The prediction has a mean pLDDT of 80. A computed fold for a 402-nucleotide RNA from an Egibacteraceae bacterium, annotated as Bacterial RNase P class A. It was read from a public genome assembly, where an Rfam model found it.
RNA sequence: GGAGUCGGCCAGGCGGCCGCGGUCGGCGGGGGGCCCUUCGGGCGCCCCACCGGUCGAGGAAAGUCCGGACUCCGCAGGGCAGGACGCUGGGUAACGCCCAGGCGCGGCGACGCGUGGAAAGUGCAACAGAGAGCAGACCGCCAGGGGCCCGAGCCGUCCUCGCAGGAGGCGUGCGCGGGUACCGGUAAGGGUGAAAGGGUGCGGUAAGAGCGCACCGGCGCCGGCGGUGACGUCGGCGGCCAGGCAAACCCCGUCCGGAGCAAGGCCAAGCAGGUGCGCACAGGUGGCCCGCCGAGCACCAGGUAGGCCGCACGAGGCCGGCGGCAACGUCGGUCCCAGACAGAUGGCCGCCACCCGCCCCCCGGGCGGGCACAGAAUCCGGCUUACCGGCCGACUCCCCAC
Numbered sequence: 001g002g003a004g005u006c007g008g009c010c011a012g013g014c015g016g017c018c019g020c021g022g023u024c025g026g027c028g029g030g031g032g033g034c035c036c037u038u039c040g041g042g043c044g045c046c047c048c049a050c051c052g053g054u055c056g057a058g059g060a061a062a063g064u065c066c067g068g069a070c071u072c073c074g075c076a077g078g079g080c081a082g083g084a085c086g087c088u089g090g091g092u093a094a095c096g097c098c099c100a101g102g103c104g105c106g107g108c109g110a111c112g113c114g115u116g117g118a119a120a121g122u123g124c125a126a127c128a129g130a131g132a133g134c135a136g137a138c139c140g141c142c143a144g145g146g147g148c149c150c151g152a153g154c155c156g157u158c159c160u161c162g163c164a165g166g167a168g169g170c171g172u173g174c175g176c177g178g179g180u181a182c183c184g185g186u187a188a189g190g191g192u193g194a195a196a197g198g199g200u201g202c203g204g205u206a207a208g209a210g211c212g213c214a215c216c217g218g219c220g221c222c223g224g225c226g227g228u229g230a231c232g233u234c235g236g237c238g239g240c241c242a243g244g245c246a247a248a249c250c251c252c253g254u255c256c257g258g259a260g261c262a263a264g265g266c267c268a269a270g271c272a273g274g275u276g277c278g279c280a281c282a283g284g285u286g287g288c289c290c291g292c293c294g295a296g297c298a299c300c301a302g303g304u305a306g307g308c309c310g311c312a313c314g315a316g317g318c319c320g321g322c323g324g325c326a327a328c329g330u331c332g333g334u335c336c337c338a339g340a341c342a343g344a345u346g347g348c349c350g351c352c353a354c355c356c357g358c359c360c361c362c363c364g365g366g367c368g369g370g371c372a373c374a375g376a377a378u379c380c381g382g383c384u385u386a387c388c389g390g391c392c393g394a395c396u397c398c399c400c401a402c
Base pairs, nucleotide, nucleotide: 001398002397003396004395005394006393007392008391009390010389012352013351014350015349016348017347018346020056021055022054023053024052025051026050028048029047030046031045033043034042035041036040058373062384063383065382066381067380068379069378070260071259072258073257077290078289079288080287082256083255084254085253086252087101088100089099090098091097102115103114104113105112106111116251117250121249122248123245124244138190139189140186141185142184145183146182147180148179149178150177151176153174154173155171156170158169159168160167161166198216199215200214201213202212203211217241218240219238220237221236222235223234224233225232226231264309265308266307267306273300274299275298276297277296283293284292285291316335317334318333319332320331321330322329323328354370355369356368357367358366359365360364
């Protein structure tokens, strides 16, 4: 200098004018309440307007996908069903999150991705292919066996000829040689496929094949050593050679009661009752059963659609010390940081910064444009997704110079 990997951070700044929401103070107006009642005062509340102070979105506030806090359901108990998760150790309130490690795969590397069991059972696999799971015979290979054909020989209970030795024919016959791949054998070779049931060699065989053996690889079992553990490593034994999918059912282990801030509680206003079922076979408690609680429940009609709390101090932010490789824990200091309910957090202008384009000869300047994604609604911890541009740190590989 170039190419990369991982992690963290920022998300324009300043000023002016106008506007919005919360809160505190002041002043004014309006409306209820209580008390003394001297007919006027006092106390306190609510609403509205104005003035001033102060605070006012995010790294994702988002998706609502996980986990919790909180609240109610009769107290959360047992079983079934169902759901989620899944290497090991740790962190945490908890998690499907995070940290550290193991193993496998990819990368020269920094590093990234994956993760129970397919050797308990059931099941699935397009196309191609003969065959796709207790494998399979399309091509090829095999003449050992069965069959067929040819040849010479032997044999004969057979036939013909010949006086005879014998000759010729025949075959329900015998073995030998040769041929033939129809039956059969064969998984070495070819071919198909993402995948075809270890590899190399020797033996073996008709040809072959873990069929046998040696070595290598894998798997399982046993043992030693190291590690908390996943696991690693070494030795022995067994021809055991075992494909993939569990985000198919399933098995094993762990966890899970349900509903959710429209939870839930309080106040005010308003109205009209009726029908049915119930007081232990109403109903509620979660989908079912048990258990538990239990006097109301369901429907129709009628009324209301206001306010307050929950609701902003919290598993809180920042800084530092200590423990830990780390996630994180702990101690001390310091800070207070949105709270609406049609839902505020905005608009315009100027200057500066950043990026892009054009122009002027370079330095520099001018003009024009851009400045993302998005936006709280009970709160918190995560994950995921969206995102203009930029900064910082650690590390890896290559090249050059010293």